[in-house]
RNA sequence: CUUAAUGUCGGCGAUGGAGUUCGCCAUUAACCGCCCAAAGGGCUGAUGACUCCUACCAGACC
Numbered sequence: 001c002u003u004a005a006u007g008u009c010g011g012c013g014a015u016g017g018a019g020u021u022c023g024c025c026a027u028u029a030a031c032c033g034c035c036c037a038a039a040g041g042g043c044u045g046a047u048g049a050c051u052c053c054u055a056c057c058a059g060a061c062c
C1' cells in the first nucleotide's frame, strides 16, 4: 500500500435543539420531499415516530 473477515466507534432517516424508540448504512454507503411529459409552475411539514423547547404560519381574546 492492497484485499478479505471480525469487532468497536460512528453516520443517516427533505430546515434547529434535547430525550425515548424504530429502521437503514459501513464511506464507491445509508440520505438529499411531493405533483404536472418537459420547460416551468404549484404544494405540505422544523418529527422516521412520540414528547418538549425554539423558529415560522393561521385564528381568537386582552
Base pairs, nucleotide, nucleotide: 010025011024012023013022016053017052018051019050020049021048033043034042035041036040
Molecule: Fluoride riboswitch aptamer (crcB RNA motif)
Organism: Acidobacteriota bacterium